[in-house]
Molecule: SAM riboswitch aptamer (S box leader)
Organism: Crassaminicella thermophila
RNA sequence: UUUUCAUCAAGAGAGAUGGAGGGACUGGCCCUAUGAAAUCUCGGCAACCUUCAAAUGUUAAGUUUGAAAAGGUGCCAAUUCCAGCAGAACAAUUUGUUCUGACAGAUGAAAA
Repeated sequence: UUUUCAUCAAGAGAGAUGGAGGGACUGGCCCUAUGAAAUCUCGGCAACCUUCAAAUGUUAAGUUUGAAAAGGUGCCAAUUCCAGCAGAACAAUUUGUUCUGACAGAUGAAAA
């Protein structure tokens, strides 16, 4: 980097350095000198990998449920901030609202 699978409405921030950007992309809308990005320190959240127990399973693999948080990741403004493509329902004046599914993206696990 690519492929496959799973999840994405919940949750969780202080300090130091730093100095103007950031929220993937486009549009909107936001955050930001009451200090952006980035780096570091400490803290926290969660439970993907992990560990333990129970059930199922002839055994194993696997699956389900519950618990834990030492380790590997991840995350700690706003639903992935909202929409972007397609369809359906409803209301209507160009259109709007709601819902569903894709696409894109993020993270994890596995493989190449």